[in-house]
This record gives sequence, structure tokens and C1' cells, in this order.
RNA sequence: GGGCUCGUAGUCGAUUGGUAAGACGCCAGUCUCACACACUGGAGAUACGCGGUCCGAUUCCGCGCGAGCCCA
Repeated sequence: GGGCUCGUAGUCGAUUGGUAAGACGCCAGUCUCACACACUGGAGAUACGCGGUCCGAUUCCGCGCGAGCCCA
């Protein structure tokens, strides 16, 4: 330098056009002398950035930024 894949809560990770699941973690309650476990409930992501397409974009397209793999 070229090609491909990827970027979504603190972490991991679904959603592949119709205002975003789940797990771990966190907070509260129940339980316990207390902690842990367990159970119940709750908060937390306008989806890497900017444009475009569309009635509507996390999803499709372009550019940029970043990460990984391969080639040179």
C1' cells in the first nucleotide's frame, strides 16, 4: 500500500428497515447475627463520527476514525 471482517450499556453479546433482547456486573428489597448464595424488583446504550437513501436507519450506501485477519 491492497483485500476482507468488525465497531450496539461498565464487560460480553442478540437485534440485518418499524422508536434495542439476554448474561455478568451495579443498586434496592427478601433471606442471614453478618457476608456470600438464592429469589424479587430497578437503573443503565438516541447503537464510533459525519453525510446520503427512505415515510422511517443499529440495520442499506459513501467518506473518515479505530480494531482484527490475510496479501504485498